[in-house]
Background:
A computed fold for a 72-nucleotide RNA, annotated as transfer RNA. It matches the Rfam family "tRNA". Rfam describes the family as follows. Transfer RNA (tRNA) molecules are approximately 80 nucleotides in length. Rfam links the family to the GO term triplet codon-amino acid adaptor activity.

RNA sequence: CGGGUACUAGCUCAGGGGUAGAGCGCCGCGCUUGGGACGCGGAAGCCGGGCGUUCGAGUCGCCCGUACCCGA
Numbered sequence: 001c002g003g004g005u006a007c008u009a010g011c012u013c014a015g016g017g018g019u020a021g022a023g024c025g026c027c028g029c030g031c032u033u034g035g036g037a038c039g040c041g042g043a044a045g046c047c048g049g050g051c052g053u054u055c056g057a058g059u060c061g062c063c064c065g066u067a068c069c070c071g072a
Stems, first nucleotide, its partner, number of pairs: 001071007010024004018055001026042005048064005
C1' cells in the first nucleotide's frame, strides 16, 4: 500500500429493507430463618462516526475510525 472479516444493552451474541431481541449480569417483589437456586416483574442500546440510496436503513452504497487475518 491492496484485499477480507468484525463493530448492536455492562458482557457474549442474534437480527441481512418495515416499531431492535436473547442469554448472562443488574434492580424490585415472591419463596427462604437468611443466602443460593427457582418464579414473576423491570431498567438498560435507536446499532463505531459521517454522507448517500429509499416512502422507509441496524440491514444497501461510499468515506473515515478501531481490532484481527491474508497478500505485497
Model confidence (mean pLDDT): 83 of 100.